Predicted 3D model of RNase P RNA and transfer RNA as a complex of 421 nucleotides.
It holds a member of the Rfam family "Bacterial RNase P class A". The family's RNA type in Rfam is ribozyme.
[in-house]
RNA sequence: UAGAGUAACGGGGCAGUCGCCUAUCAAUUUUGAUAGGAGGAAAGUCCGGACUCCAGCAAGGAAGAUGGCUCCUAACAGAAGCAGUUCACAAGGACUGGAAAGUGUCACAGAAACUAUACCGUCCGCAAUAUUAUAAGCGGAUAAGGGUGAAAUGGCGAGGUAAGAGCUCACCGUCUAUCUGGUAACAGAUAGAGCAGGACAAACCCCAUCUGGAGUAAGGUCAAGCAGGGCUUCGGUUCCUUGCCCUAAAAGGCCCGGGUAGACUGCUUGAGUCAACAAGUAAUUGUUGACCAAGAUGAAUGACUGCCUUAAAACAGAAUCCGGCUUACCAGUUACUCUAUUUU
RNA sequence: GGGCGAUUAGCUCAGAUGGUUAGAGUACUUGCUUGACAUGCAAGGAGUCACUGGUUCAAUUCCAGUAUCGCCCACCA
Numbered sequence: 001u002a003g004a005g006u007a008a009c010g011g012g013g014c015a016g017u018c019g020c021c022u023a024u025c026a027a028u029u030u031u032g033a034u035a036g037g038a039g040g041a042a043a044g045u046c047c048g049g050a051c052u053c054c055a056g057c058a059a060g061g062a063a064g065a066u067g068g069c070u071c072c073u074a075a076c077a078g079a080a081g082c083a084g085u086u087c088a089c090a091a092g093g094a095c096u097g098g099a100a101a102g103u104g105u106c107a108c109a110g111a112a113a114c115u116a117u118a119c120c121g122u123c124c125g126c127a128a129u130a131u132u133a134u135a136a137g138c139g140g141a142u143a144a145g146g147g148u149g150a151a152a153u154g155g156c157g158a159g160g161u162a163a164g165a166g167c168u169c170a171c172c173g174u175c176u177a178u179c180u181g182g183u184a185a186c187a188g189a190u191a192g193a194g195c196a197g198g199a200c201a202a203a204c205c206c207c208a209u210c211u212g213g214a215g216u217a218a219g220g221u222c223a224a225g226c227a228g229g230g231c232u233u234c235g236g237u238u239c240c241u242u243g244c245c246c247u248a249a250a251a252g253g254c255c256c257g258g259g260u261a262g263a264c265u266g267c268u269u270g271a272g273u274c275a276a277c278a279a280g281u282a283a284u285u286g287u288u289g290a291c292c293a294a295g296a297u298g299a300a301u302g303a304c305u306g307c308c309u310u311a312a313a314a315c316a317g318a319a320u321c322c323g324g325c326u327u328a329c330c331a332g333u334u335a336c337u338c339u340a341u342u343u344u
Numbered sequence: 345g346g347g348c349g350a351u352u353a354g355c356u357c358a359g360a361u362g363g364u365u366a367g368a369g370u371a372c373u374u375g376c377u378u379g380a381c382a383u384g385c386a387a388g389g390a391g392u393c394a395c396u397g398g399u400u401c402a403a404u405u406c407c408a409g410u411a412u413c414g415c416c417c418a419c420c421a
Stems, first nucleotide, its partner, number of pairs: 001340009012308007020037007039315001043326002046324005051215004056244006063211005068082003072078001083096005097206002102204002104200003119146002121142006128134002154172002157169003173195001174193008219265004228256006235246001258420003272291008345417007354370004363401001372388005394410005
């Protein structure tokens, strides 16, 4: 200098004018003052919780989720550390129970796609022609080589053989047992087994762990207005079944029809934010101190001007609240690391 | 705001356990029939299976994400 990898930053600032929402205060019936007023993703609604209701407690089934190990957490499909496999020259990235419980699938091609099997080839024998010799034929041996396929029944070398073959042996791989290290995943060592066991579980399934359902339009209080009728007998963890228990004909459930389109609450102080110290490799946790920072319901957070800035731009707008994940994001900047080339 | 569903030919819809070339109706094109048209008959074309990744030998189909479209919900008696 070029290329690449990982992680992070930031999302304008100041001043003025006009406007919007909320709270408090004052005046008072529509004004004034003061204070505050979107995000890193407020988004997708993909996971997990808090909270509310389904009267309460419990068991089973169905259905679903997760999937290396340890650890963090309120919880999780998230995060941290580690292990193994694999991709990359590397920095780094991706993946993760079981195919030796069972079922199923593996199109086309191919002899054969998992109860095995033989197209070409290699080798032996027979008979035949016949001097040697071997084109075709018949019978057998074989799986080394070729061919098919995404995938062909351990790899490679030596011995062995008519030719061959784990047929035998060494090394590697696989499996079994024991020992050692590690909390564990796992790793290493020793001995034995000649190899029996191809892929797919984001196919059914098995194993382990976990999950009751509905959602703030939940739910609660008040006001206004209307018109009742039919079916049913219980209902009840809002999929199914069962036990205990509670309650109930002044009740409950379903359907059709009618009325309203209002107010308050839930609503924002919370697994909260910031700082310091401490524990831990880290995620994270603890202690102390300080702070309060949107709460709408046709739904506020905007527009213009000037200066700074290189430029004022990107994605995008809270709706019960948190923890994550995923997706979107102009122009840039920073840190660490790797590879190549050049110069000293 | 919350809860669900769908996307396949111009239009309306099928499709399967993942497998060779994805079908049907309608519309369109050509020919025949008719004096001409409609109808009828025969043949043909038309597909990024919404898009992007992943699993797999192989994906319209299985898994994940993105985009677009659609449906449901309140209170009172």